This is a predicted structure of a 351-nucleotide part of an RNA (small-subunit ribosomal RNA, central domain) from Nocardioides halotolerans DSM 19273.
Context: one part of a larger RNA
C1' cells in the first nucleotide's frame, strides 16, 4: 500500500522483437453499450438523524419523516468515451533518387614488432632492481647481419569524430547482408505507441570435445623486501588468453536517467544530408534546414549537487520497480545449468 517516489538519499528490468492487455489522429453519418436528466417500482425491520408524543425528568420507549449514495424497468439527451459504416493525410509505412559509416558474417591477403631454430660476424658477459639476487651466458650468451617457422594484435590517421537495440565495434581487399538520414511528396490510408508473460541477443571470466599457443599471464616455483610477506617488485611459469562448435547470462551490462508523442529562450563546436546567395567553374565562404554528436546558458525544476529542445522543464500513454539498517540477494521451495551458479525469493532475531 486508493499516499508519495526511483541522475547521485531505497528504486529503471543488460538490450531488442513481440502476445495478451492498456492506451490511441481529423472528419461525416448512425446505434444508445459507457455517460447524463427525469418518472415508476423495490431498497424488511432495528440501528443512525430528525420532530412530535409516553414514563415527574434523563437514559429508556413509541409514532411519523428522513436516510438506505444500491438495483430492476421505462421515457428522454447524444456533447465526450465506445460499436459498426464511410471519408481524409498530418501518425506510421512503402516507392524513387542520392549519402555517410571500426553495422554484423565468411575467406583472402599484407607489413611492422616480440619469441623461437639456422647460419655468419664477435667476446664476456647480458639481464634485472630502490639496491640486489634466483636466471641466460666459454657446450659462445646479449649485440648485429642474412635467411626461416610461428601465433597474436592491428602503429600513424585517430578525432568528448563514426556505426550498432544494447553487449560492442578500427590493417587491406573481396562476397553476403541488417539498420539509418536526406530530398521528391508519388502510393497506402491509422496500418500506431507501448508491452505482463514469452523469445532472441548479450563484456569479461568460467564449463564441455577438438585444434592452437608466439606474446602476455591466475595458480604454482623460485629470489628479494619484511618482525613475518601465503603480497607490492624480480626470475620462471601451467591453465586461461587465439580458433570451431556447444553451455553459461552475469557485471560499475553506467548516461548510475525505461519507451514512444507533442510543447516550451538562446549562444558555440563537431558528423552526414539538402535549398538559396556569392563565386565563369571547382574550392573556399555566407545564410538557412533536417538527422545526429558535445559544451555554455534563460525560463523552469532539483534537498543541494546540478539539469535545462540529446531535460532531471511542462504534458498524456504503457512497462518496469522502491517502502527503515543487519539478517540477506541469504534459507526453503520451484524452474533452468555438466559444473561454477543463476533466476524467484522470505522468516526468526536485532538495532
Nucleotide at each position: 500500500u486508493u499516499g508519495g517516489g526511483c541522475g547521485u538519499a531505497a528504486a529503471g528490468g543488460g538490450c531488442u522483437c513481440g502476445u495478451a492487455g492498456g492506451c490511441g489522429g481529423u472528419u461525416u453519418g448512425u446505434c444508445a453499450c459507457g455517460u447524463c436528466g427525469g418518472g415508476a417500482g423495490u431498497g424488511a425491520a432495528a440501528a443512525c438523524u430528525u420532530a412530535c408524543a409516553g414514563c415527574u425528568u434523563a437514559a429508556c420507549u413509541g409514532u411519523g419523516a428522513g436516510c438506505g449514495u444500491g438495483c430492476u424497468u421505462c421515457c428522454g439527451a447524444u456533447a465526450c468515451g465506445g460499436g459498426c459504416a464511410g471519408a481524409c493525410u498530418u501518425g506510421a509505412g512503402g516507392u524513387a533518387u542520392u549519402c555517410a559509416g571500426g553495422g554484423g558474417a565468411g575467406a583472402a591477403c599484407g607489413g611492422a614488432a616480440u619469441u623461437c631454430c639456422u647460419g655468419g660476424u664477435g667476446u664476456a658477459g647480458c639481464g634485472g632492481u630502490g639496491a640486489a639476487a634466483u636466471g641466460c651466458g666459454c657446450a659462445g650468451a646479449u649485440a648485429u647481419c642474412a635467411g626461416g617457422a610461428g601465433g597474436a594484435a592491428c602503429a600513424c590517421c585517430g578525432g568528448u569524430g563514426g556505426c550498432g537495440a544494447a553487449g560492442g565495434c578500427g590493417g587491406u581487399u573481396c562476397u553476403c547482408u541488417g539498420g539509418g538520414a536526406a530530398u521528391a511528396u508519388c502510393c497506402u490510408g491509422a496500418c500506431g505507441c507501448u508491452g505482463a508473460g514469452g523469445a532472441g541477443c548479450g563484456a569479461a571470466a568460467g564449463u564441455g570435445u577438438g585444434g592452437g599457443g608466439a606474446g602476455c599471464g591466475a595458480a604454482c616455483a623460485g629470489g628479494a623486501u619484511u618482525a613475518g610477506a601465503u603480497a607490492c617488485c624480480c626470475u620462471g611459469g601451467u591453465a586461461g588468453u587465439c580458433c570451431a562448435c556447444a553451455c553459461c547470462g552475469u557485471a560499475a551490462a553506467c548516461g548510475u536517467u525505461g519507451g514512444g508523442c507533442g510543447c516550451u529562450a538562446g549562444g558555440u563546436g563537431u558528423g552526414g544530408g539538402g535549398u538559396c546567395c556569392a563565386u565563369u567553374c571547382c574550392a573556399c565562404g555566407g545564410a538557412u534546414u533536417c538527422c545526429g554528436u558535445g559544451c555554455c546558458g534563460c525560463a523552469g525544476c532539483u534537498a543541494a549537487c546540478g539539469c535545462a529542445u540529446u531535460a532531471a522543464g511542462c504534458g498524456c500513454c504503457c512497462c518496469g520497480c522502491c517502502u527503515g539498517g543487519g539478517g540477506a540477494g541469504u534459507a526453503c521451495g520451484g524452474c533452468c545449468g555438466c559444473a561454477a551458479g543463476g533466476c524467484u525469493a522470505a522468516a526468526a532475531c536485532u538495532c

Annotation: It matches the Rfam family "Bacterial small subunit ribosomal RNA". Its family is annotated with ribosome and structural constituent of ribosome in the Gene Ontology. Its mean pLDDT, the model's own confidence on a scale to 100, is 88. The sequence was found in a public genome assembly.